[in-house]
Background: This is a predicted structure of a 475-nucleotide part of an RNA (small-subunit ribosomal RNA, 3' major domain) from a metagenome. Its mean pLDDT, the model's own confidence on a scale to 100, is 85.
Context: one part of a larger RNA
RNA sequence: UGACGGGGGCCCGCACAAGCGGUGGAGCAUGUGGUUUAAUUCGACGCAACGCGAAGAACCUUACCUGGUCUUGACAUCCUCUGCAAUCAAUGGAGACAUUGAGUUCUCUUCGGAGACAGAGAGACAGGUGCUGCAUGGCUGUCGUCAGCUCGUGUUGUGAGAUGUUGGGUUAAGUCCCGCAACGAGCGCAACCCUUACCCUUAGUUGCCAAUAUUAAGUUAGGAACUCUAGGGGGACUGCCAGUGUUAAGCUGGAGGAAGGUGGGGAUGACGUCAAGUCCUCAUGGCCCUUAUGACCAGGGCUACACACGUGCUACAAUGGUAACUACAAAGAGUAGCGAAACUGCGAGGUUAAGCGAAUCUCAAAAAGGUUAUCACAGUUCGGAUCGCAGACUGCAACUCGACUGCGUGAAGUUGGAAUCGCUAGUAAUCGUAGAUCAGCAUGCUACGGUGAAUACGUUCCCGGGCCUUGUACA
Numbered sequence: 001u002g003a004c005g006g007g008g009g010c011c012c013g014c015a016c017a018a019g020c021g022g023u024g025g026a027g028c029a030u031g032u033g034g035u036u037u038a039a040u041u042c043g044a045c046g047c048a049a050c051g052c053g054a055a056g057a058a059c060c061u062u063a064c065c066u067g068g069u070c071u072u073g074a075c076a077u078c079c080u081c082u083g084c085a086a087u088c089a090a091u092g093g094a095g096a097c098a099u100u101g102a103g104u105u106c107u108c109u110u111c112g113g114a115g116a117c118a119g120a121g122a123g124a125c126a127g128g129u130g131c132u133g134c135a136u137g138g139c140u141g142u143c144g145u146c147a148g149c150u151c152g153u154g155u156u157g158u159g160a161g162a163u164g165u166u167g168g169g170u171u172a173a174g175u176c177c178c179g180c181a182a183c184g185a186g187c188g189c190a191a192c193c194c195u196u197a198c199c200c201u202u203a204g205u206u207g208c209c210a211a212u213a214u215u216a217a218g219u220u221a222g223g224a225a226c227u228c229u230a231g232g233g234g235g236a237c238u239g240c241c242a243g244u245g246u247u248a249a250g251c252u253g254g255a256g257g258a259a260g261g262u263g264g265g266g267a268u269g270a271c272g273u274c275a276a277g278u279c280c281u282c283a284u285g286g287c288c289c290u291u292a293u294g295a296c297c298a299g300g301g302c303u304a305c306a307c308a309c310g311u312g313c314u315a316c317a318a319u320g321g322u323a324a325c326u327a328c329a330a331a332g333a334g335u336a337g338c339g340a341a342a343c344u345g346c347g348a349g350g351u352u353a354a355g356c357g358a359a360u361c362u363c364a365a366a367a368a369g370g371u372u373a374u375c376a377c378a379g380u381u382c383g384g385a386u387c388g389c390a391g392a393c394u395g396c397a398a399c400u401c402g403a404c405u406g407c408g409u410g411a412a413g414u415u416g417g418a419a420u421c422g423c424u425a426g427u428a429a430u431c432g433u434a435g436a437u438c439a440g441c442a443u444g445c446u447a448c449g450g451u452g453a454a455u456a457c458g459u460u461c462c463c464g465g466g467c468c469u470u471g472u473a474c475a
Stems, first nucleotide, its partner, number of pairs: 001475002003472003007469007015459002019423005026314008034305002042053002064300007073125001077124002079121005087102006106115003127289002130287003136283002138278003141274001143272001148187006154163003167178003193266004198234007208223002212221002237260001240254005316416001320375007332363003337356002342351003382413001387408005393402001429451007
């Protein structure tokens, strides 16, 4: 100087408390451990691994296993020789591939040849998702969006160092004020950026409809007001008032205002820590393999299943289930696509097909909600696992191993021990919608809106963190 203390003081955070809803019990989905296996590819392991890499394993992917094959190679450059190559067909084969046949002369040319492609040969080399993340770059997590981390000059101490950065106030903040052997400065904080909330203005099509006419319908004529869209501006600064404070920084209350003291949300992550994670994105040193640890193919596996754990979905019902009718979003996506209407099927879907590269057309029905009826507390008209049969869809192909539909079947489950998690407002809870990936496959992820609470006395205690101080057998 740090680190540590079941030392002290001050302060903060859904840290506790006050509340609301969960997990832990059930069934299923998914990840992991374990076990099994020819293989169940690999990585990730307290917080900060475990719906994580994977924004989508039937084949492919795929790295694993079994079997069948290749050896200058699936891919790159160079050399020699020969020939166009592509393409198509037949036979054998699980296919990779092998054999045979057809097919013919591409582009440029100084006619020597050159280019592209294919075959053969020789080697230089290719290749490796092989090892080392404790050799590395890059990227990322984490403490933590916590308020800290430093430097120059000066001063001070023999020196390591100290001072500044401590003190008194204050703040979300090393934020600002006052004081001070310090005076300044940098990286952080804040602001600048995006979005949302209000107003003005410019512009009115595909959007809008107050007034006029019109229609089944903003449908048409028309209108430029309103909504909305997207350009440009304004607006919030403790600016004003009162109190308080040291005449300060500020704090408390009020006015006006759409918004008030950082308005809400996002992006933004200091010096560093964990030899944290990643050599399976990529790049890369070293080591290793080179008729194999490289390459091609078929089938299998990654989907196994006495069990254990994490994360979720659905429930256990009446604030509910079922049936009929009826209302109101936002944000997205679409040409190898979205696919209306019509017809057809109980349905998943099918047939035909308009429009739309989309403020125009389509996906598209929002759901919870409202109205009416029924069920009457039951393992039920709750719950839907499991299983049987029959279908339809994607795709060469749904057996291992897809999602969906109809009929039947109708398991556990009556609110969950110890323990433990999230959340402070348009939040929790609850309800649907869309998108990426994607042929198909979503209870996951990411985004969107609808309905919409309770509680916070407070800081004694638990956990984490910041500042000062004290002790030290620690570095």